[in-house]
RNA sequence: GGCGGGCUGAACGACCGCGGGGGGAGAGAAAACCCCUCGAGGAAAGUCCGGACACCAGAGGGCGAGGGCGGUGGGUAACGCCCACCCGGGGAAACCCGCGGGAAAGUGCCACAGAAACACACGGCCGAUGGCGCGGCCACACGUGAGCCGCGUACAGGCAAAGGUGAAAUGGUGCGGUAAGAGCGCACCGGCGCCGCGGCGACGCGGCGGCCAGGCAAACCCCGCCCGGUGCAAGGCCAAACGGGAUCGUCGACCCUGCCCGGCGAGAUCCAGGUAGGCCGCAGGGCCGCAAGGCCCCGCCGGGACUCCCGGCGAGAUAGAUGGUCGUUCACGACAGGAUCCGGCUUACAGGCCCGCCU
Numbered sequence: 001g002g003c004g005g006g007c008u009g010a011a012c013g014a015c016c017g018c019g020g021g022g023g024g025a026g027a028g029a030a031a032a033c034c035c036c037u038c039g040a041g042g043a044a045a046g047u048c049c050g051g052a053c054a055c056c057a058g059a060g061g062g063c064g065a066g067g068g069c070g071g072u073g074g075g076u077a078a079c080g081c082c083c084a085c086c087c088g089g090g091g092a093a094a095c096c097c098g099c100g101g102g103a104a105a106g107u108g109c110c111a112c113a114g115a116a117a118c119a120c121a122c123g124g125c126c127g128a129u130g131g132c133g134c135g136g137c138c139a140c141a142c143g144u145g146a147g148c149c150g151c152g153u154a155c156a157g158g159c160a161a162a163g164g165u166g167a168a169a170u171g172g173u174g175c176g177g178u179a180a181g182a183g184c185g186c187a188c189c190g191g192c193g194c195c196g197c198g199g200c201g202a203c204g205c206g207g208c209g210g211c212c213a214g215g216c217a218a219a220c221c222c223c224g225c226c227c228g229g230u231g232c233a234a235g236g237c238c239a240a241a242c243g244g245g246a247u248c249g250u251c252g253a254c255c256c257u258g259c260c261c262g263g264c265g266a267g268a269u270c271c272a273g274g275u276a277g278g279c280c281g282c283a284g285g286g287c288c289g290c291a292a293g294g295c296c297c298c299g300c301c302g303g304g305a306c307u308c309c310c311g312g313c314g315a316g317a318u319a320g321a322u323g324g325u326c327g328u329u330c331a332c333g334a335c336a337g338g339a340u341c342c343g344g345c346u347u348a349c350a351g352g353c354c355c356g357c358c359u
Base pairs, nucleotide, nucleotide: 001358002357003356004355005354006353007352008351010329011328012327013326014325015324016323018039019038020037021036022035023034024033041335045346046345048344049343050342051341052340053231054230055229056228066227067226068225069224070223071085072084073083074082075081086100087098088097089096090095101222102221106220107219108216109215110214122163124159125158126157129156130155131153132152133151134150135149136148137147138145139144140143171189172188173187174186175185176184190212191211192209193208194207195206196205197204198203235280236279237278238277244271245270246269247268248267250266251265252264284297285296286295287294288293298314299313300312301311302310303309304308330333
């Protein structure tokens, strides 16, 4: 100088105030009053994954649709998390990064440029082969050609090395080879396939075979694995007022000569539903029990006759409680607050401390 990991997240006191629990006082419920005690985080956050739990649907199995995940091995209740390893990339190293199955099943896409982005030839290279032209040889019937040779041309054709375009041009470098070229041949490197060895495996090492295949799957798709839906405003219990239903040796008023039935209203009793509201769900961890509850463990506080014992306590609100003022001290105070709970991930964060490693 750098890399990795872990911890911490101002302290103390006084006063005032807030939410939960317990106690006191009072005849007693509640409230007011007094006392004691407990009272946010490493991320409580984002709500992104995985679960617990609850209700609904289904009720066994398979297939399909849709969605998610994706190197290998292990951990876990489970995971997209964690650990170790493999492969690829970066770094001198410690170490870091990777949305890391398949592009040789098929379809699709590959901007601009470029001839061509998957089978393409723009500028160009070649003149082996065929054609055409000229010349020579040769032949004879003497101006002709059917043969041979040479030169030219680039019409047919061959080529993809070098140029140019591009993010990417059909393995790379070199030598040979060729008319020019080309894995066409060879050496080395890369990929792929097969074989052998090592490893649980991903994979590695070695040998053999010119087999040489563009990229994209965070495009469709293929392969393997996983997945019912909704979330504590889940859901359960109690339950006003108003309204509803049933019953009545009750009352009122209506029709009626009177009575009964009937209907209307009131009252009483009961019922159903479950709105307002309340309670539970809901609180350190675990085990047992149908339950009430019991037992064990952890942490904190107080006391005692002090390897132990006794007592108490462990946030649980519902518009949502942790704050304010003052004093002292210091390194001068960041990001930020529960809302069913738990395991992760991600994001935010002043400052401080510790450990290991590299150069």
This is a predicted structure of a 359-nucleotide RNA (Bacterial RNase P class A) from a soil metagenome. The sequence is in RNAcentral, with records from MGnify. It matches the Rfam family "Bacterial RNase P class A". The family's RNA type in Rfam is ribozyme. Rfam describes the family as follows. Ribonuclease P (RNase P) is a ubiquitous endoribonuclease, found in archaea, bacteria and eukarya as well as chloroplasts and mitochondria.